RNA sequence: GGCGGGAUGGCGAAACUGGCAGACGCAUUGGACUUAAAAUCCAAUGGACCGCAAGGUCCGUGUGGGUUCAAUUCCCACUCCCGCUACCA
Numbered sequence: 001g002g003c004g005g006g007a008u009g010g011c012g013a014a015a016c017u018g019g020c021a022g023a024c025g026c027a028u029u030g031g032a033c034u035u036a037a038a039a040u041c042c043a044a045u046g047g048a049c050c051g052c053a054a055g056g057u058c059c060g061u062g063u064g065g066g067u068u069c070a071a072u073u074c075c076c077a078c079u080c081c082c083g084c085u086a087c088c089a
Base pairs, nucleotide, nucleotide: 001085002084003083004082005081006080007079010026011025012024019069028044029043030042031041032040046059047058048057049056050055062078063077064076065075066074
């Protein structure tokens, strides 16, 4: 240099033929149980802003564009990681 695969919350991961992103698990926080703890069970858990709260608005799948009513998914360029391969020496 060429070819192929990959990049998604705090972590591992999922998402069918383009149609509610983050299922499920871990971790964390709150609660139940307990004399107390562990275990177990229940609930919450991407970010920013507004709100006393209930809740609401906007943004978010490596980066920048494009197509589309609609993009993690399709197209283009780029960045980074992994694998295979070629060349030089």
Predicted 3D model of an 89-nucleotide RNA (transfer RNA) from a Bryobacterales bacterium. It matches the Rfam family "tRNA". Rfam classes the family as a transfer RNA.